[in-house]
Molecule: small-subunit ribosomal RNA
Organism: metagenome
RNA sequence: UAGCAAUACGGAUUCUUGACAAGAAAGAUGGGGGUAGUGGCAGACGGGGUAGUAACACGUAGGAACUUCCCUCAGAGACGGGUAUAACCAGCCGAAAGGUUGGCUAAUUCCCGAUAGUAUCUAACGAUUAAAUCAAUUAGAUUGGCUCUGAGAAAGGCCUGCGAGCUAUCAGCUUGUUGGUGAGGUAAUGGCUCACCAAGGCUAUGACGGCUAGGGGGCGUGAGAGCGCGACCCCCACCAAUGGAACUGAGACACGGUCCAUACACCUACGGGUGGCUGCAGUCAAGAACAUUCGACAAUGGGCGAAAGCCUGAUCGAGCGACGCCGCGUGCGGGAAGAAGCUCUUCGGAGUGUAAACCGCUUUUAUAGGGGAGGAACGUAAGUGACUGUACCCUAAGAAUAAGGCCUUGCUAACCUCGUGCCAGCAGCCGCGGUAAGACGAGGAGGCCAAGCGUUAUCCGGAUUUAUUGGGCGUAAAGGGUGUGUAGGAGGCAUAGUUAGUCUCUGUUCAAAUUUCACCGCUUAACGGUGAAACCGGCAGGGAAACGGCUAAGCUAUAGAGGGUGCCAGAGGCAAAUGGAACUCAUGGUGUAGGGGUGAAAUCCGUUGAUAUCAUGGGGAACACCAAAGGCGAAGGCAAUUUGCUGGGGCAUUCCUGACUCUGAAACACGAAAGCGUGGGGAUCAAAAAGGAUUAGAUACCCUUGUAGUCCACGCCCUAAACGUUGCACGCUAGACAUUCGAAGUAUCGACCCUUCGAGAGUCGUAAGCUAACGCGUUAAGCGUGCCGCCUGGGAAGUACGAUCGCAAGAUUAAAACUCAAAGGAAUAGACGGGGACUCGCACAAGCGGUGGAGCAUGUGGUUCAAUUCGACGGUAAACGAAAAACCUUACCAGGGCUUGAAAUGGAUUUGACGGUGUCCGAAAGGAUUACCUUCUCACAAGGACAAAUUCACAGGUGCUGCAUGGCUGUCGUCAGUUCGUGGCUUGAGUUGUUCCCUUAAGUGGGGUAACGAACGCAACCCUUAUCGCGCGUUACAGGUGUCGCGCGAGACUGCCUCGAUAAACGGGGAGGAAGGCGGGGAUGACGCCAAGUCCGCAUGGCCCUCUGAUGCCCUGGGCUACACACGUGCUACAAUGCGCUUUACAAUGGGCCGCGAUACCGCAAGGUGGAGCUAAUCCCAUCAAAGAAGCGCUCAGUUCGGAUUGAAGUCUGAAACCCGACUUCAUGAAGUUGGAAUCGCUAGUAAUCGCAGGUCAGCUAUACUGCGGUGAAUACGUUCUCGAGUCUUGUACUCACCGCCCGUCAUUGCAGGGAAGCUGGGAAUACCCGAAGCUCGUUUUUUAACGGAUUAAGGUAAGCUCGGUGACAAAGCAAAAGUCGAAACAAGGCA
Repeated sequence: UAGCAAUACGGAUUCUUGACAAGAAAGAUGGGGGUAGUGGCAGACGGGGUAGUAACACGUAGGAACUUCCCUCAGAGACGGGUAUAACCAGCCGAAAGGUUGGCUAAUUCCCGAUAGUAUCUAACGAUUAAAUCAAUUAGAUUGGCUCUGAGAAAGGCCUGCGAGCUAUCAGCUUGUUGGUGAGGUAAUGGCUCACCAAGGCUAUGACGGCUAGGGGGCGUGAGAGCGCGACCCCCACCAAUGGAACUGAGACACGGUCCAUACACCUACGGGUGGCUGCAGUCAAGAACAUUCGACAAUGGGCGAAAGCCUGAUCGAGCGACGCCGCGUGCGGGAAGAAGCUCUUCGGAGUGUAAACCGCUUUUAUAGGGGAGGAACGUAAGUGACUGUACCCUAAGAAUAAGGCCUUGCUAACCUCGUGCCAGCAGCCGCGGUAAGACGAGGAGGCCAAGCGUUAUCCGGAUUUAUUGGGCGUAAAGGGUGUGUAGGAGGCAUAGUUAGUCUCUGUUCAAAUUUCACCGCUUAACGGUGAAACCGGCAGGGAAACGGCUAAGCUAUAGAGGGUGCCAGAGGCAAAUGGAACUCAUGGUGUAGGGGUGAAAUCCGUUGAUAUCAUGGGGAACACCAAAGGCGAAGGCAAUUUGCUGGGGCAUUCCUGACUCUGAAACACGAAAGCGUGGGGAUCAAAAAGGAUUAGAUACCCUUGUAGUCCACGCCCUAAACGUUGCACGCUAGACAUUCGAAGUAUCGACCCUUCGAGAGUCGUAAGCUAACGCGUUAAGCGUGCCGCCUGGGAAGUACGAUCGCAAGAUUAAAACUCAAAGGAAUAGACGGGGACUCGCACAAGCGGUGGAGCAUGUGGUUCAAUUCGACGGUAAACGAAAAACCUUACCAGGGCUUGAAAUGGAUUUGACGGUGUCCGAAAGGAUUACCUUCUCACAAGGACAAAUUCACAGGUGCUGCAUGGCUGUCGUCAGUUCGUGGCUUGAGUUGUUCCCUUAAGUGGGGUAACGAACGCAACCCUUAUCGCGCGUUACAGGUGUCGCGCGAGACUGCCUCGAUAAACGGGGAGGAAGGCGGGGAUGACGCCAAGUCCGCAUGGCCCUCUGAUGCCCUGGGCUACACACGUGCUACAAUGCGCUUUACAAUGGGCCGCGAUACCGCAAGGUGGAGCUAAUCCCAUCAAAGAAGCGCUCAGUUCGGAUUGAAGUCUGAAACCCGACUUCAUGAAGUUGGAAUCGCUAGUAAUCGCAGGUCAGCUAUACUGCGGUGAAUACGUUCUCGAGUCUUGUACUCACCGCCCGUCAUUGCAGGGAAGCUGGGAAUACCCGAAGCUCGUUUUUUAACGGAUUAAGGUAAGCUCGGUGACAAAGCAAAAGUCGAAACAAGGCA
């Protein structure tokens, strides 16, 4: 699988047997490969790092006592023998790492013997010492290897000179230390080590110590000299977890070897082991931050090997990173009087900008496709490329794939707008930002670089700012307080010699790279190659001898220094003695009430007798006159006289010495006053202290006392503005004047005088020169030389710490952290001064009248309120804006309304009227109603004019900013000042002019003058007034006329006389004249000051409010008029020089037609009726006045003063008088009796006093303001004082300018440093204890070992040294800004 099924066919798997074929295993021989081991060589190179090291570590130049595997050359040799041991086998221990026992074996392993020319030792004799054979190819033979020796090459070890960090707040260091002798040791010299001997060695030319550091070639910078650095590349050194040690080896005290100790990490069976990336990659950690666990030995090189070959994180390459250098690109040409967008705008436009779009072209680069080197040399040959299909070449398409960063106030190239509003923020420095920010942020535009650009850090430069090149020190930082003097540095004239300085020649070296130049190779360049130069230095040799050094011997009135001799001056020093005046004390006398002291006083002394005065005595200190810019001394300092001792100096001198000199770290000495110690003395003066004053206070200034001290002796201290703020010495460089000392000459009797020389001490000086200037200037701060000291921004700070000195006080030496952007010098212009001189002003003084007290008016503050609108605030706001708030004004408040608007312009659309009258609501504004009336030009319409409505642009704002502005104004001040051009001076700022003398009101004028001129101011010109003349004449007037009006002119100019003054300008006086020296008054206000005032007069930049109802506009009502109080400006008074009443004179300026308004009449009056006249010299206000004059009353009082307040009745204006008008009449009748402190105006027709007019305005709050006239004084010695101003000068730390600046304590916060009881850490060294490994010595033979000794790393103990950290606390410093208290400094700083 088939069959109902038995069964048939098939045959996976397993087992067995047989045959054939192939193969395997073991063994032998040969070959190849692998692994472990033995042996050899390498591993000491290459690679990494810079911890240590201040040193022969390095660089450079030399040297002698050495070694060397490999390599080259040369000579000689390589003979004979032997024993081990890995591997391996067997056993054992251990977790592992590993170890151990027994046995076997080889070699180019090891050992012994032979040989020994050469070699080593030795004076010589003599002694001693080696070896390895194997492989390839072969016919032999050759090559390689082995041993000994010599030479070379190339390395290495050792020694020496020179070079090269900081620190003296490190000044002394050293015991194997320095040397010698001997020995040991090493490859080799040597205290390298040991024994002994000697006591040396180093150091101010920096030993020793501390800190820092690898060195060089070179690199960066710089004109160079230098300065800084030592990454990458090259050379050298050193290191290999930390420390020590040796072994092996040619070479190590060894990066990937060994042993030990320590720390860390890992494994573990808990017994024990293992490890060392500072090799290449990689991981972790830290950090702002630094790459791939890549490819290949192809090349170059290294090791081994005979070679093939093997190894090689050396190397060659690739990867990542703009980290650097270099090259290239991201396009090129055309394209508008110029798009859009954006920005700005003066709204016209301008910019971005030929930029874009658009048109044409190109293709480097990127991409895709095709082709395609060189690096190659080697190897017997075959064959060999990591990079790499890379460089390069060709083709293709297409502007295609490719731009950012910083900056824009000045330095520093590049600018506008908006936002913000001392905020946010910026910043290298100065500095920006508080409402117009070129500085912050954004946008636009621009500038510079560009695959980069900026920032940060560091170095050099600029920086002549450490100064050799190449600085300084009078006042800016800086001369030692002064001298003597050591080292050191420097040194007169001439000769000879020598030469380590110096100069020159030659040789050699200075590695390469780097640098420079030339040429060459990669497309170019960077980069690389070749050649040359340079490397400025060292060493060796030859030469020169001017200068310098050294040596020798000289010179000097021709020359430094010293000495001798003769004269001279002097407060030079020390000691002693003496003197008079003054002071004070004591005693006594005379004498009486004060004295003393101060700005004024008081404390204090005095009746117990002061002060004053006389006499006597005591005491201490200082020395008047002489006396001077004078003298002496090193400085400090020194002053009666005399004596003694003593130092220095000057002059003269043909005398002596012969360079003996100058300077001067260290050292030594001196060194005012104060102070300290011991002992004296103590008159005066006088810190501290006490008291009195002054004062806000007054621990001060002033006064009365007063102790240390001041004086002496001795001993300390050692500092000063110890100053000429000027170190010492020498030389050179105009003078003038006076002075001290000496000498000479002349003269003289002599002295003086005079001239000259020397030495000192002064003044002046643009001689020159120097200096930032001031100034210095033969006594230099000039020109030179030598030596010393000192400086390098201010503060912290002449401080801290350390050290030395001191009795102490303290002195000397002497930083840093931190902090600031200045500190400082000299001069300039101002301003200021309790600085000076001069001058002026109603500034004071002399006068007159006021204010401040009262009531009222008015303005302001404050308070109140719904609102009391706003502005103005010392002088220079406050009767100011306001020359009129009942409404309006009006800006404020409440309420009601409007929204292209109350008024303006333009565009568009619609309408034809607009408007007026009427009615309704309303407080009005306004709204509603459509009832009534009603256009022009042109006329057909359109259009136009005009008007209305809607809409769009816009209007409107007494909203803000006067600190964004214009204009106008106040003030200093009608003061006399402020400037310019040219010239002169100065580095400059600046100055001169303009200061000075005289004068003026004056910067007015005159004189003088490095200034000469000029401008704005002053003055004059203008107006008005006073006198006169002329012309004209509205009005006045009867006319004429002109005291009147208008216009024109005259006149006054110091013109005349006199006096003063040098002269002039000018001043005093006089004449004439209306007026006299500017006749009176006005207008006119320089440069500027006060961010003075005004955005609410006006104009105006910016901001703000207004498309849904306002910060605009309209309206009604209210408010600006409030009222406990304070201030300013006024009015009226307080009375008799007055008030009231009656009568009676005399002005001027003005205003008037929506006006002034007469005569007349009414009313007590305000006023009313009425209307003449007048557009004004005509009429009216307005008879125009009042004070005045005459008369009467009042009689000193809160009144017959004073008139507030209040009541009543009225008038007028006005829509309207309640808030909130004026006026009239009657009545009422407050305070007030001359005003505290204080303060204002005025110098002549002024003050004072009297009225009148006007503007604003319906009316009025007007007593305000602006004008007008009437009456009409007093006083001014004078410039001391107050205030203001001007000129010159002086000081200044002020310049926002004295209302300036500025100091200290205290209080608050922060920061850094020092001290500090202590606590804590690091470093180097010492002493002692302990002591691994290892080398070495010794002992034992358990002889692969054990033990012991010496030495040593690490560790421990102890006492110190040194450098940090931390620290309660206390002190000082710096910073902050707004605190508190005073007022020390700057001026005469208010006390120099």